RNA sequence: GCGCCUGUAGCUCAGUGGUAGUAGCACUGCUCUUAUAAAGCAGGGGUCGAUGGUUCGAAUCCAUCCAGGCGCACCA
Repeated sequence: GCGCCUGUAGCUCAGUGGUAGUAGCACUGCUCUUAUAAAGCAGGGGUCGAUGGUUCGAAUCCAUCCAGGCGCACCA
């Protein structure tokens, strides 16, 4: 330099055009306990990497850029 993949909550992820985006762990509160842990119940936390475009409607499709990963090439 070229090609491909990934980017969604603190972490790991689901959702691949249609109301108001999932779950688990973590966190907070409560129940239980002498207390802690475990278990159970409830709750908070996102505008989906950025910008622009297509569309009645975009996390989802397109373009560019940013970050990360993989492969190939180049390099004495």